[in-house]
RNA sequence: CUGUGACAAUGGCAAACUGCCGGUAACGGUGGGACGCAAAGCCUCUGGUCCUGAUAAAGGAUAGCAGGGUUACCGCA
Numbered sequence: 001c002u003g004u005g006a007c008a009a010u011g012g013c014a015a016a017c018u019g020c021c022g023g024u025a026a027c028g029g030u031g032g033g034a035c036g037c038a039a040a041g042c043c044u045c046u047g048g049u050c051c052u053g054a055u056a057a058a059g060g061a062u063a064g065c066a067g068g069g070u071u072a073c074c075g076c077a
Stems, first nucleotide, its partner, number of pairs: 002077004012037002017032006035064001041070003045067003048062005
């Protein structure tokens, strides 16, 4: 550097549900909580899904739907 995640270590994140707060909504923030995750770190570029809207235009949500971009710990080859 490339590939990979069987075994191991240090650790990390946190679904459902839930207290409080924000949003018309999708949903988000924070605390509790762990179903899971080897990028479940980060980015809406592409497709999907969802919301608002009038089945439009347009705007928005989802990175824990997939692809893509980008950065990174440890082991193994």
A computed fold for a 77-nucleotide RNA from Emcibacter sp., annotated as c-di-GMP-I riboswitch aptamer. Taxonomically the source falls in Emcibacter (Bacteria, Pseudomonadati, Pseudomonadota, Alphaproteobacteria). Its mean pLDDT, the model's own confidence on a scale to 100, is 87. The model forms 95% of the base pairs in the Rfam consensus.